Model confidence (mean pLDDT): 86 of 100. Predicted 3D model of a 248-nucleotide part of an RNA (large-subunit ribosomal RNA, domain VI) from a metagenome. It matches the Rfam family "Bacterial large subunit ribosomal RNA". Rfam links the family to the GO terms ribosome and structural constituent of ribosome. RNAcentral holds the full RNA, with entries from SILVA.

Context: one part of a larger RNA
RNA sequence: CGUAAGAGCAUUGAGAGGAUCUCAACAUUGUACGAGAGGACCCGAAGGGACGUACCUAUGGUGUACCAGUUCUUAUGCCAAUAAGAAACGCUGGGUAGCUAUGUACGGAGUGGAUAAUCGCUGAAAGCAUUUAAGUGAGAAGCCCACCUCAAGAUGAGUGCUCUCUAUUAGAUCACGGCAAGACAAGCCGGUACAUUGGUAUCAAGUGUAAGAUUAGUAAUAAUUUGAGCUGAGAUAUACAAACGACC
Numbered sequence: 001c002g003u004a005a006g007a008g009c010a011u012u013g014a015g016a017g018g019a020u021c022u023c024a025a026c027a028u029u030g031u032a033c034g035a036g037a038g039g040a041c042c043c044g045a046a047g048g049g050a051c052g053u054a055c056c057u058a059u060g061g062u063g064u065a066c067c068a069g070u071u072c073u074u075a076u077g078c079c080a081a082u083a084a085g086a087a088a089c090g091c092u093g094g095g096u097a098g099c100u101a102u103g104u105a106c107g108g109a110g111u112g113g114a115u116a117a118u119c120g121c122u123g124a125a126a127g128c129a130u131u132u133a134a135g136u137g138a139g140a141a142g143c144c145c146a147c148c149u150c151a152a153g154a155u156g157a158g159u160g161c162u163c164u165c166u167a168u169u170a171g172a173u174c175a176c177g178g179c180a181a182g183a184c185a186a187g188c189c190g191g192u193a194c195a196u197u198g199g200u201a202u203c204a205a206g207u208g209u210a211a212g213a214u215u216a217g218u219a220a221u222a223a224u225u226u227g228a229g230c231u232g233a234g235a236u237a238u239a240c241a242a243a244c245g246a247c248c
Base pairs, nucleotide, nucleotide: 001153005164006163007162008161009160010159011158015150016149017148018147021049022048023047026044033038051107052106053105054104055103059101060100061099062098066094067093068092069091070090071086072085073084074083075082076081110145112144113143118138119137120136121135171248173246174245176190177189178188179187196242197241198240199238200237201236202235203234205231206230207229212225213224214223215222216221
C1' cells in the first nucleotide's frame, strides 16, 4: 500500500515446512525346518544409541564485584577499621537469579488408503493352458493421509461475533513506567479507580560467626556477645517516589 467505511477479538485451511531412524537381551523356542551342523517367520516386550523439542526441580557449569580469605603499594595524621590500584575480577574459596549440558522430561503412534517389484483368484482370445484381454485380491523404510509448526499478499486477499457514527467516541499512535520481548526497529504489559519500575519491610537464598566491647594469654591468637554481619537479579506485602502529557 492492498484486501472499497474504520476497528477489536476469534477462526477456516489452499498451500508450505518439520518429523518418519535404529540396535537388541528376553519370551514364543532350541519350537517349525533340517540326516546333522545349525536354526527361524509371525505375535508380545524390558532396555539402549543417535537425532529432535522443551525445561532448570535435582546433578553440574558460568555467575566481572554477592560474601569471605589473602599479598604488595597508596590514602583516610597514627593504632584499629576501611577505601583505591595491582594486564579490562590482583590472587584464592564459595555462590542467588538468569543463561546453560554433560543434566531432566518428552517424541518418532496407525490391523488407515492407493500402489511398485512380486504373488494370486476367476477367465477367454487359443475347447487346453494362462495373474489380464473384461473383472478382482494381497503387497514396501517409498506415495497420500494421519502427527507437529506456520499459514487469507490464498491479489482466488475467505468466515463469524462485537464496537464506532460527525465532533466526540470505538480504536490507534507518539511520549511516559517497564518486560521472562529485544542489536535498533518490532512484540508484549502498565498508567493513580492503579503493584509497571524503583524504594522499604519480611522471607528465601548466598557467604560463613562483621565492627565494637569483654575475658584469657607477655604476645601471636583464642573465646563470648553471634549462625553474626553483609548481600545483584528471587518470593510476598506495602503507593513512599516516578508513570506528566500530546495528537489523529